Small-subunit ribosomal RNA from a metagenome, 1433 nucleotides, folded computationally. Its Rfam family is "Bacterial small subunit ribosomal RNA".
């Protein structure tokens, strides 16, 4: 400091996310030690049992023990104690419920008190009185309560005395005089006594310390809380208080408070500090320090210096014990401790020894305050877990390309140390100052032992340091965010390695930062979310022209005060160091003062004219209101002409029309609305304004320079105006038209065309307040380069020129802008005023409130849910978007498929198997150039298991158990077994085992080669440069041509690559060598030259070049002459693990392998693709013509001759091939018959009866030969394929291969018709537009229905809280009245109240049958709205 994530990719708006620090923390896994801090944040629940406030006998009278003395009464001494007294129990310790201000925090104020403590000053005389305690009686379970008597004091009351004090009057008012009032306590030491000293008491006055009371300020969150208020606001009188003060009373007055937020509601103890943060802030108040409130939940007062009082009293209530039921006693938010509750938070600990309190003179008690010690990694600090050598880089694990890495100097092993630790000694300080040490035999010091006791926990795809096997397979699982997992996961679990941290390390929560993401510091609003419908009017309120003089409130400065202490910041020091702690210094910055300046802002007072109004003179215009009129069309209504249609549409109908329509022509009536002019021209704040007149108004502008003198500008609330559409009430109603109804389209059509049609459009009064009320731009002021239109008005003279004011366009001027784009009319450069934004939905919704007759408006959430939504602009890709080209793409022509019969192949079915792959164009006569067996992978039955094949090792056997021939048994075969001859040699083999072999099993979505397509389409690109903030873009655009991104031209581009063409091969002409296997100068085969290049020429066509066209020479061939190989960057996870390789993964007496048999060849069918054909341009029969390419001795082609009607057979001449053979080419051609039919067409199908091949021909091969003659007479919708030696149409040859072709792959014979043209169909290429697509239209994407699931909203009502009103009723107290009483008191009545109860209403929550809407949720329904002109913008 920044970093991920919207997108194919960019740039910007914008959120969500992390990465840092923090915490009174909680969980998880772990845990050596020490210090030093902490430690119920939750139910201000409830609480056993201990303790947490006493003390003082030097205030008092008495009891009890002990001691001494004494003869006894008795006296002294001492200890201890209940009562009376006094003094502290108001401190000190606990919580944080309540409290938005009786509070805190600053800063000041006057009308008050103030025990204890200092200081000063005076006095302390006398005299009476009660009572507890004691003792005795009576009630009572108890707690207590009472009568009687009798008794002290520092206990009460009285005289007396008063410097001062207090109150009164008066005066000469710094202060004096006079009258009244009102005290007091005694105790100790000590003495013989007094006198002394100490401690007390009384009266005044002074101070510190505390306390109450006031003012200003400053303190959360809502305005969907907008008016609140009757002791209220103030005055008089009195009352009460230490004290003002409506703090309480009567009276009298209407007043007080509020937008600078009263008054309601939610929250919340307030600060000093604290955590963050470069600050500015923003969160917080736990421990420590002040300061407030509370004390089981209210309400009272009394004592007292001080409480309305935590460990004091009354009453009420609500819990809880006791109980003899009569009545009593309680109050841990003290300190431990217990239950609950809760994610959670400790010891029923020693001691007062230290610091501090209380009481005492004082010794001294009491202090759970506090010093301590206990539990807890809670936290913060520190320290250790060991160090240094040690390579064979052991073992081990993991990983491997099997060679090795790695773990790793780590271990072992050798040296050495002892901090920690166990053990033994010794041993503080804390106590100044006699005694006293909880803590402690602690801390520390010494010695001794022995690496000994002592490492974990998160990560590991990216942000973010750190990768590998392996298990899983969209499953278990992870996950902050993006997102990971569907068979090779660096992202899940494991393990190895590694990386960070470290007695801790992860995890949640929460709070600051990052986040300038609320922007004061510091954002912004044209299109991201944001200018309000209005330049309208105007209130607070902000801001405000030029000069002079005052003041001094803002300002600025320089002093003093104050802002506790702790903290934090500098130093210095005490603990080994740190954390921690002592000490001591400084600052900033508030707030108060008092004091100088006077430039600026403000206030006062004065003058000015540039702001702003005002006058005069003229000009403008659909600016507004009102009445008056005008033509023109259109619809109706009446006649007249006239006769079938009109009319509407893509194409119809529906509708009108012989009862006379459209049509014309005359003439009447109504509404409404204003052509031409007319122009991005005029006017108006907006919305908005259109025929003429006239009248009422309102405004801007131009001259003038004559008046006022800053009167000004922006405007929260707040008034006013405000299309269209609705709304009331009343007229109007031609035309048009929601809403209906009708034709039509359509699958459907509640639409888009079409005929009709009501409200409503209009007028008058009134409502409503909204529009993509748009320039998506708020008003004013001022300033910053042009350029060029129009419209007003003026000066000069009328063109021209120049001023002003308005409106328009264009810019790389400058600058702004994320970009588009704005640019004197800013979105520029500034000033001053509004108003609005703060992710996306949910939503402009609910609620509430306010306005409306009503639709509905105005204001305006939040619970859920998402990562991400969005703006410009780029590159593609699409469009029922435009614009140019091309292509057998269309068109014209030819032949055809698509209909039958076969034939392959293919779905499907069917089977024990019909192996297996391909299956849109780009599978389907494909893989297979040839399935009877083999093949063959598939079924089914029978074998074999180191294997059918390969390579090596270990034991044993070892000269046959091998080879090779033959003969047996068994058996479908494969094999198994048994025997004779021969043969070779030596580690050949066998057998067992063990590594391994084998798989046409699995994944073409691990893969590699290879192949299809798009497409032989003309495209794909790249260096520099320029040009953008950047995806990009330029170059490759445009212009002309071109088969071409070819070529020329222009040009911020110059160049270059891969494609294109060209090279290559065949093939037409010639030449030239050379050859032989009939001839031969020719052909003919090979090898190599030659030639064509728009090269020459003539006219068009182009601005030119470049090229096109038509024509000529010359050629064998002319514009690429034909025809072939050759396929740019990609694309389709295309196809292919079954051609071959090959990762992984599976199989292993089987998914290998062998062998027979079957099976791939099935059949109701449905598609592809050939073949035959339907017939005379045939078809049979003679007769006869002319080819090319190629093959052929390993079992080969195989003449010729001879036999068979043929297939074909004997036989085997002749080729190792320009020599021989296959091998007669057929169509054609000449002749005859058929004569239009199911035929002399066509051949399927069946039957006998043969050939061939081959171990075998049934399933299941091919061919003759006779017999047999199916459908079928030209094929529905649809579709193929051809532009010339091409289609047709004829025949032959090859691969394969024993055999077997209608397929395949190649020869040659014969040889057409067409093509105006490019509207439209397919497809491709360019340029330009639009997009919400980018898996790119087979995309995106909306809504109802359905169904689960969330959460809020309504809702007949139920239910509980909360505050406040009215009534009733009213305990305790105070305060007063009254009666009684011997001083105390005691009965009653009153005002005020808690607390009860009653009543209507408000408010805030809970829940509720049901409704309605929204938000979520791979694969339901129905449609197709939106995004291309999204097919009706």
């Nucleotide at each position: 400091a920044g970093a991920g994530u919207u997108u194919g990719a960019u740039c910007c708006u914008g959120g969500c996310u992390c990465a840092g620090g923090a915490u009174g923390a909680a969980c998880g896994c772990u845990g050596g030690c020490g210090g030093u801090g902490u430690g119920c944040u939750u139910u201000a629940g409830g609480u056993a049992u201990g303790c947490a406030a006493g003390u003082c006998g030097a205030g008092c009278g008495a009891u009890c023990c002990c001691g001494c003395a004494u003869u006894u009464a008795u006296g002294c001494g001492g200890g201890a104690u209940a009562g009376c007294g006094g003094c502290a129990g108001a401190c000190g310790g606990g919580u944080g419920a309540g409290u938005a201000a009786u509070g805190c925090g600053u800063a000041g104020g006057a009308a008050u008190c103030u025990g204890c403590c200092u200081c000063u000053u005076g006095g302390u005389g006398g005299a009476g009185g009660a009572u507890a305690g004691c003792u005795u009686g009576u009630c009572g379970a108890a707690a207590g309560a009472u009568g009687a008597g009798g008794u002290a004091a520092u206990c009460c009351u009285g005289c007396a005395u008063a410097a001062g004090u207090c109150c009164c009057a008066c005066u000469u008012u710094u202060a004096g005089u006079g009258g009244g009032a009102g005290a007091a306590a005694g105790g100790a030491u000590g003495u013989a006594a007094c006198u002394a000293u100490c401690c007390g008491c009384c009266g005044a006055g002074a101070g510190a310390g505390g306390a109450g009371c006031c003012u200003a300020u400053g303190u959360c969150c809502c305005a969907u809380c907008a008016g609140c208020u009757u002791g209220u606001u103030g005055g008089u009188a009195g009352g009460g208080u230490a004290a003002u003060g409506g703090c309480c009373u009567a009276c009298c007055a209407a007043g007080g408070c509020u937008a600078c937020a009263a008054c309601g509601g939610g929250u919340a103890g307030g600060g000093g500090g604290c955590g963050u943060g470069a600050g500015a802030g923003c969160g917080u108040g736990g421990c420590c320090c002040c300061c407030c409130a509370c004390a089981a939940g209210g309400u009272c007062a009394c004592u007292g210096a001080g409480a309305c009082a935590c460990g004091g009293g009354g009453c009420c209530u609500a819990c809880a014990c006791c109980u003899a039921c009569g009545g009593g006693u309680g109050g841990c938010a003290g300190c431990a401790a217990c239950c609950g509750g809760g994610a959670a938070u400790a010891u029923u600990g020693c001691g007062c020894a230290a610091u501090g309190g209380g009481c005492g003179a004082a010794a001294g008690c009491c202090u759970g305050a506090c010093g301590c010690a206990g539990c807890g990694a809670c936290a913060c600090c520190g320290c250790g877990u060991g160090u240094g050598g040690g390579a064979u880089g052991a073992a081990u694990g993991c990983c491997u390309u099997c060679g090795g890495g790695u773990u790793g100097u780590a271990a072992a092993c050798c040296a050495u140390u002892u901090u920690u630790c166990u053990g033994a000694g010794g041993g503080a300080a804390c106590a100044c100052u006699u005694c006293c040490g909880a803590g402690g035999g602690u801390a520390c010091c010494u010695c001794a032992g022995g690496a000994a006791u002592a490492a974990g926990c998160a990560c590991u795809u990216g942000c973010u340091a750190a990768c590998u096997a392996c298990g899983u397979g969209c499953c278990a699982g992870c996950a902050g965010c993006c997102g990971c997992g569907g068979u090779a996961a660096a992202a899940c679990g494991u393990a190895g390695a590694g990386u960070g941290c470290a007695a801790g390390c992860g995890u949640u929560a929460u709070c600051c930062g990052g986040a300038u993401u609320u922007a004061u510091u510091g954002g912004g609003c044209g299109u991201a979310a944001a200018g309000a419908g209005u330049a309208u009017c105007g209130u607070a309120g902000g801001c405000g022209g030029u000069u002079u003089a005052g003041u001094a409130a803002g300002u600025a400065u320089a002093u003093u005060g104050u802002u506790a202490a702790a903290g934090a910041c500098u130093c210095c020091g005490a603990c080994u160091u740190a954390a921690u702690c002592g000490g001591a210094g400084a600052a900033a910055a508030g707030c108060a003062a008092u004091g100088u300046a006077a430039a600026c802002u403000g206030c006062u007072a004065g003058a000015c004219u540039a702001g702003a109004g005002g006058g005069u003179u003229g000009u403008c215009g659909g600016g507004g209101g009102u009445a008056u009129u005008g033509g023109a069309a259109u619809u109706c209504c009446c006649g007249g002409u006239g006769g079938a249609g009109g009319g509407g549409u893509g194409a119809a109908a529906u509708c009108c029309g012989u009862g006379g329509a459209g049509a014309u022509c005359g003439g009447g009536a109504a509404g409404a609305a204003c052509a031409c002019c007319a122009a991005g021209g005029g006017c108006g704040a907006a919305g908005g304004c259109a025929g003429a007149u006239a009248c009422c108004u309102a405004g801007a502008c131009a001259a003038u320079u004559c008046c006022u003198g800053a009167c000004g500008c922006u405007g929260a609330u707040g008034a006013a105006c405000g299309a269209a559409a609705g709304c009331u009430a009343g007229g109007g109603u031609a035309g048009c038209a929601a809403a209906u109804c009708g034709g039509a389209u359509u699958a459907g059509a509640g639409a888009c065309c079409c005929g009709a049609g009501u409200a409503g459009u209009c007028c008058u009064a009134g409502c409503c307040g909204u529009a993509a009320a748009c320039g998506a731009u708020c008003c004013c002021u001022a300033c910053u380069a042009g350029c060029u239109g129009c419209c007003c008005c003026g000066a000069u003279u009328u063109u021209u020129u120049c001023g002003g004011g308005g409106u328009g366009g264009c810019g790389u001027a400058a600058g702004c802008u994320a970009a588009c784009g704005c640019g004197u009319u800013a979105a520029g450069u500034a000033g001053g005023g509004c108003g609005c934004c703060u992710g996306g939905g949910a939503a402009g919704u609910a609620c509430g409130g306010c306005c409306g007759c009503a639709a509905g408006g105005c204001u305006a959430a939040a619970a859920c849910u998402c990562a991400a939504a969005g703006g410009a602009a780029u590159u593609g890709g699409c469009g029922g978007g435009g614009g140019a080209g091309c292509g057998c793409a269309c068109a014209a022509c030819c032949a055809g498929u698509g209909g039958a019969g076969c034939a392959u192949g293919u779905g499907g079915u069917u089977u024990a198997a019909u192996u297996c792959g391909a299956u849109a164009c780009a599978a389907a006569g494909c893989g297979u150039a040839g399935g009877a067996c083999c093949u063959u992978a598939c079924c089914u039955g029978g074998g074999u298991u180191u294997g059918a094949c390969a390579u090596u090792c270990u034991a044993c056997c070892g000269u046959a158990u091998g080879u090779a021939u033959c003969u047996g048994a068994u058996g479908a075969a494969a094999g198994u077994u048994a025997g004779a001859u021969u043969c070779c040699u030596u580690c050949a083999g066998g057998u067992a085992g063990a590594a391994c072999a084998g798989c046409u099993g699995u994944u073409g979505c691990a893969u590699g080669g290879c192949u299809g397509u798009c497409g032989u389409c003309a495209g794909u690109u790249c260096g520099u440069g320029u040009c953008g903030u950047g995806a990009g873009a330029u170059g490759u655009u445009c212009c002309c041509a071109u088969a071409a991104g070819u070529g020329g031209g222009u040009u911020a581009a110059c160049g270059a690559a891969c494609g294109c063409a060209a090279c290559c091969c065949c093939u037409a002409u010639u030449c030239u060598g050379u050859g032989u296997u009939a001839c031969a100068u020719a052909u003919c085969a090979c090898a190599g030259a030659a030639g064509a290049c728009u090269g020459c020429u003539u006219c068009g066509a182009u601005u030119a070049a470049a090229u096109c066209g038509a024509g000529g020479a010359g050629g064998a061939a002319g514009g690429a002459g034909g025809g072939g190989a050759c396929g740019a960057c990609g694309u389709c996870a295309a196809g292919u693990c079954a051609g071959c390789a090959u990762g992984a993964c599976g199989c292993u007496u089987a998914c290998a392998u062998c062998c027979a048999g079957g099976g791939c060849a099935a059949c109701a069918c449905a598609c592809a693709u050939c073949c035959u054909a339907c017939a005379a341009u045939g078809g049979a029969u003679a007769c006869u013509a002319c080819a090319a390419u190629g093959g052929g001795u390993u079992u080969g082609c195989g003449a010729a001759a001879u036999c068979g009607u043929g297939a074909g057979a004997u036989u085997g001449a002749g080729c190792u091939a320009a020599u021989c053979c296959c091998u007669u080419a057929a169509a054609a051609g000449u002749a005859u018959c058929c004569u239009c039919a199911a035929u002399u067409c066509a051949g399927a199908u069946u039957g006998c009866a043969g050939g061939c091949u081959g171990a075998a021909a049934c399933u299941c091969g091919c061919c003759u030969g006779c017999a047999u003659g199916a459908a079928g007479u030209u094929g529905g919708a649809a579709u193929u394929g051809g532009u010339a030696g091409u289609a047709a149409u004829c025949g032959c040859g090859g691969a394969u291969c024993a055999g077997c072709a209608g397929g395949c792959c190649g020869c040659g014979g014969u040889g057409a018709a067409u093509a105006c043209g490019u509207u439209c169909u397919c497809g491709c290429u360019c340029c330009u537009u639009g997009c919400a697509c980018a898996c790119a239209c087979u995309g995106c994407c909306c809504g109802u229905c359905a169904a689960g699931c969330g959460a809020g909203g309504a809702g007949a009502g139920c239910u509980g809280g909360g505050g406040g009103u009215g009534c009733c009723c009213g305990a305790a107290g105070u305060c007063u009245c009254c009666g009684a009483u011997u001083a105390g008191u005691c009965g009653g009545g009153g005002c005020c109240u808690a607390a009860g109860g009653c009543a209507a209403a408000u408010u805030c929550a809970g829940u509720a049958a049901u409704c309605a809407g929204c938000a979520c949720u791979a694969a339901g329904u129905c449609c197709u709205a939106a995004c291309a002109a999204g097919g009706u913008a």